Overview:
A computed fold for a 682-nucleotide part of an RNA from Allomicrovenator marinus, annotated as large-subunit ribosomal RNA, domain II. The full RNA is in RNAcentral, with records from ENA. Its mean pLDDT, the model's own confidence on a scale to 100, is 85.
Context: one part of a larger RNA
């Protein structure tokens, strides 16, 4: 893992509502007794009810408050009780299961920490401390030298005794080990044996290390089902409604509690409610405005200030400076408003429509983690699958088409069947259902099938200007000259470094020069001008569609794919068809209102998560029950094409081998697929 068994809202006692039954101004026993009693029956103490107000004395259909015969507040015009089921809810383990902990008694130092007692171990080599004796040496001492000695938490190294390195192991041979090396190995040394120290306590050459494979408080049983606003998981159908993810408060924020939204009963039931429409209202939002408060530009016009001049001092002047007020143009504003929509609010009046859809009362909840997306705003960067607020929509709890694929986009809301039809969204060469459809035109970029500032003789359209047969543009021939090197400056400046000026002549035309060159000319073009040719040419604008800009990580990979160019891409126009659980048509189940011919018919409805409500199967046992059925095989297991909307019931054959159970009603250890659920087999 799977697969059988097991497995979670119970019991008791009080409240509270509701159903059913009894009695009813009443109702009912309790302990306990009697009885063979779970019958039956006795037992009135007690309890609720029949009156309330008031803090009380009290009064009493009133009573409180008050000075009141005022006004208010509670209460009077009756319906209770007892039992019984079923919601729900308090106390109790209160639907199972699970903490880490906390206390309290015990056991534990045969591991391991320390410590006491009393054994016990330690190959073998090396190294040579003091002492010591002898010889030298000294005035003697110190001293020096040889021998001797044999001392060290001394050296090398096995036994032991540790555990620095790799390496193997890693469901291990082994819940810490093996195997080359490593360390200490006469000492703060290892060790045997018997003792002591105990759980907030031991013991610790101090790691929070040990303290029986457990230690930042051991193990064992208790208290004990500790507590868990926490996670899991809670077992049959079938039918009807059907949400929330908000405010509000909180030691509260992933809890609760009240309201708000869903359900059941009951009651009111009037044009209640909702939606059009019409009229009467309140308001300051988009918007626009600058009249207010601010903000803010450029001119005028002038206070003040600055700076320049003048001035002994008073003052004067002047200013391309800085600026209040004011004036003129043109601007902004959530916390400006001279203005002011469009919606939505409220109120009234009218048809229609809507199973009253609306209000009130009572039972049962659940939900208070919401998500996108469209618009209106905050916060952020006019990021975010960001937040945080309004309206609406989808999902949430919503299947079905459709966008490849994709809860929150588009269409569209599933009672079951049909091998029938129409259509939505989207779509029609092939995959792939349906046009290689018509009838005009773009695009050449596979743009279509990603992106901006910016860029460009892409093309295709529009109005419109210039120049053109008196010959234009382009291109070719030729010409582009003289005064003049134009004054100046300059070394030099001759059209062409720079400042001034930019005439005048001749002519078809030619700047005191548009560029290239030189030191400075020179040269070589160009403006401009004839010739030659012969028909359109150029500068701009605006609109369609295209190009450029254009770099990303496994692999084409920026149309789903094949492919795809008068299209199978874009505009426009038109017809067709195909497309869903949508809509219609056949048949059939069910819920509700209504009618009535009392078993029919019309109408309208049947997506569902939390949840409310209703109606049902099956198990097990009891009571009645007629007794059935069974060895001519019971249950229980196999097969298996009936039967019923389902839970689920039958029939038949097998196997089993002895019990089983129809009908009415009752009770419940009453239903299993998840609990990293137990126990079992595999």
């Nucleotide at each position: 893992g799977u697969c059988a068994g097991c497995g979670a809202g119970u019991u008791a006692a009080g409240u509270u509502a509701c159903g059913c039954a009894g009695c009813a101004a009443g109702g009912u026993u309790a302990a306990g007794c009697c009885g063979a009693g779970a019958a039956g029956g006795c037992g009135a103490a007690g309890c609720c009810g029949c009156a309330g107000g008031g803090a009380a004395a009290c009064c009493g259909a009133g009573u409180c408050u008050g000075a009141a015969u005022a006004g208010g507040g509670c209460g009077u015009a009756u319906a209770g009780u007892u039992g019984u089921g079923u919601g729900a809810u308090u106390u109790a383990g209160a639907c199972c299961c699970g903490a880490a902990a906390c206390c309290g008694a015990g056991u534990g130092a045969g591991c391991u920490a320390c410590c006491c007692a009393u054994g016990g171990c330690c190959a073998g080599g090396u190294u040579g401390a003091a002492g010591u004796u002898c010889c030298g040496g000294u005035a003697a001492u110190g001293c020096g030298g040889a021998a001797u000695g044999g001392a060290g938490g001394a050296c090398c190294g096995a036994a032991c005794c540790c555990a620095c390195c790799a390496u193997u192991g890693u469901u291990g041979a082994a819940a810490a080990a093996a195997u080359g090396g490593g360390g200490g190995a006469u000492g703060a040394g290892c060790u045997g044996u018997g003792g002591g120290u105990a759980g907030g306590g031991g013991u610790g050459a101090a790691a929070g290390g040990c303290c029986a494979a457990u230690c930042a408080a051991a193990c064992u049983c208790g208290g004990a089902g500790a507590u868990a606003g926490c996670u899991g998981g809670u077992u049959c159908u079938c039918c009807c409604c059907g949400a929330a993810a908000u405010a509000u408060a909180u030691u509260u924020a992933g809890g609760u509690a009240u309201a708000g939204c869903c359900u059941c009963g009951g009651g009111a039931g009037a044009u209640u409610u909702a939606c059009c429409u019409g009229c009467g209202g309140a308001g300051g939002u988009a918007g626009a405005g600058c009249a207010c408060u601010g903000a803010a530009u450029g001119g005028g016009c002038u206070a003040g200030g600055g700076g320049u001049c003048u001035c002994a001092c008073c003052g004067g002047a002047u200013u391309a400076c800085c600026a209040a007020a004011c004036c003129c143009a043109a601007u902004c504003a959530a916390a400006c408003u001279c203005c002011g929509a469009a919606u939505g609010c409220c109120g009234u009046a009218g048809a229609g429509u809507a199973u009253u859809a609306u209000c009130c009362c009572g039972g049962g909840a659940g939900u208070c983690a919401g998500a996108c997306u469209a618009c209106g705003g905050g916060u952020g960067a006019u990021a975010a699958c960001a937040u945080c607020c309004g309206u609406g929509g989808u999902c949430g709890a919503g299947a079905g088409g459709g966008c490849a694929a994709c809860a929150a986009c588009c269409c569209a809301g599933a009672c079951c069947g049909c091998c029938g039809g129409c259509u939505a969204a989207g779509g029609u060469c092939c995959c792939u259902a349906a046009u290689u459809u018509a009838u005009g035109g773009u695009u050449a970029a596979g743009u279509g099938g990603c992106a901006a500032a910016g860029g460009a003789u892409g093309u295709g359209g529009a109005a419109g200007c210039a120049c053109a047969c008196a010959g234009a543009c382009a291109a070719c021939u030729a010409g582009g000259a003289g005064g003049u090197u134009g004054g100046c400056u300059u070394a030099g400046a001759a059209g062409c470094a720079g400042c001034c000026a930019c005439c005048c002549u001749u002519g078809a035309a030619a700047g005191a020069a548009a560029g290239c060159g030189u030191a400075a000319u020179a040269g070589c073009u160009c403006a401009c001008u004839a010739g030659u040719c012969g028909a359109g040419u150029g500068a701009a604008u605006c609109c369609g569609c295209g190009c450029c800009g254009a770099a990303a990580a496994u692999a084409u990979a920026a149309c789903g794919g094949g492919g795809c160019u008068c299209a199978a891409a874009c505009c426009a126009u038109a017809a067709a068809c195909c497309g869903a659980a949508g809509c219609c048509g056949c048949g059939g189940a069910c819920u509700g209102u209504a009618a009535u011919u009392u078993a029919u018919u019309a109408c309208a409805g049947u997506g569902g998560u939390a949840g409310g409500g209703g109606a049902g199967c099956a198990u097990u046992c009891u009571a009645g029950u007629c007794g059935c059925c069974u060895g001519c095989g019971a249950a229980g297991g196999g097969a298996u094409a009936c039967c019923g909307u389902g839970a689920g019931g039958a029939g038949u054959c097998c196997u089993g081998g002895a019990g089983g159970u129809u009908c009415u009603a009752g009770a419940a250890g009453c239903g299993c697929a998840u609990a990293u659920g137990c126990u079992g087999a595999c």

Source information: The source organism's lineage runs through Bacteria, delta/epsilon subdivisions, Deltaproteobacteria, Bradymonadales and Allomicrovenator. It matches the Rfam family "Bacterial large subunit ribosomal RNA".